The part of an RNA shown here (small-subunit ribosomal RNA, central domain) has 350 nucleotides and comes from a metagenome. It matches the Rfam family "Bacterial small subunit ribosomal RNA". The RNAcentral record of the full RNA draws on SILVA.

Context: one part of a larger RNA
């Protein structure tokens, strides 16, 4: 480079925004970039191919033809493509209306529980386990009552339910703020899709500085268990977990399934909106749009399975794979305070 692929065999980038690039709706006019057909010139000879001929044949050689898929130029065609002009509304966006939501940020507030402190009652145990022991307790524990303090998390509602691009988001109230769906069809008029680089976001752990520290708990200590027990179990317990500011940039970051658009039988739940029927009605029934599940048809698949939320049928663009180990390693480069991250081989070996 090409072919074939990427749910589970190797392979979808963690996610979005977006630059270049690639691709791009309907109608019309022009130009004639690509495109198509024709002419002319050129495309050395030899070689290859075809025909005929010459060496007794062949190899070899000779003559002629074809070919040289190309390039240049001349004059044509105008469907498609491109460019330029004009127009359109279905794609896209804006506006308006009433709804839904743990979407994000900040501030305030609340109750239960836990631990601690103080005080009361009260007395010999408590705790823990398979059984124990370490541990706590006559300086009065555990239990119980009252008062107070602190930090963290928000039972029930709660739901294969909702929202978010992903990570993720759950007590209540207020303020600020973003997006999506539905309905209307007023406005713009292709403004679109994808997206190498780039930028932003990105669980947990970890790091720097400052705070905070109830519970939990790596490390660590002790007690058990055991042949041993650097574990599982128990008693403690420091980082950390929490907040502010700044790094890190990774995950089984998973639907192990890139994004967008179009097309292709159905059934049944559920969340949000709209229309209609019926009605006292919020219930119920029918239709419809969007989301989210289950089952399943054609089709597809190596099978499992997927199946209008496709892994079916197509188009556009990006990322990635190319036997196992060596190795996501070495070296180099870039990034980082560090930990390390990103990019990424080879020898050798099977």
């Nucleotide at each position: 480079c090409u072919g074939g692929g990427c749910g589970u065999a190797a392979a979808g980038g963690g996610u979005g925004c977006g630059u270049a690039g690639g691709u791009g709706g309907u109608u019309u006019u022009g130009u004639g970039u690509g495109u198509c057909g024709g002419g002319u010139g050129u495309g050395a000879a030899a070689g290859c191919c075809c025909a005929u001929c010459g060496c007794u044949c062949a190899a070899c050689g000779a003559u002629g033809g074809a070919a040289c898929u190309g390039c240049a130029u001349c004059g044509g065609a105008a469907a498609c493509u491109a460019c330029a002009g004009a127009a359109c509304u279905u794609g896209a966006g804006u506006g308006c209306a009433g709804g839904a939501g743990g979407g994000g940020a900040g501030a305030g507030c609340g109750g239960a529980a836990u631990u601690c402190u103080c005080a009361g009652u009260g007395u010999a145990g408590c705790g823990g386990u398979g059984a124990a022991a370490u541990g706590c307790g006559u300086u009065g524990a555990u239990a119980u009552u009252g008062a107070g303090a602190a930090g963290a998390a928000c039972a029930c509602c709660g739901g294969u339910g909702g929202c978010g691009a992903a990570g993720g988001c759950g007590g209540c109230u207020c303020u600020c703020u973003a997006g999506a769906a539905u309905g209307c069809a007023a406005c713009u008029g292709a403004c679109a899709c994808u997206g190498a680089g780039g930028c932003a976001c990105g669980a947990a752990a970890g790091c720097u500085g400052g705070g905070g520290g109830a519970g939990c708990a790596a490390a660590c200590a002790g007690g058990a268990u055991u042949a041993g027990a650097u574990a599982c179990c128990c008693u403690g317990g420091u980082a950390g977990u929490c907040c502010c500011a700044g790094c890190c940039g990774u995950a089984a970051a998973c639907g192990g399934u890139g994004u967008g658009c179009a097309c292709u039988u159905g059934g049944u739940g559920u969340g949000g909106g709209g229309a209609g029927g019926a009605u006292u009605g919020a219930c119920c029934c029918u239709c419809u749009c969007c989301g989210u599940g289950c089952c399943g048809g054609a089709g597809u698949u190596a099978a499992c399975g997927c199946g209008u939320u496709a892994a079916g049928u197509g188009c556009a663009c990006c990322g990635c794979c190319u036997g196992g180990g060596g190795a996501g390693u070495a070296c180099g480069g870039c990034c980082g305070c560090a930990a390390g991250g990103c990019u990424a081989a080879a020898a050798c070996u099977c």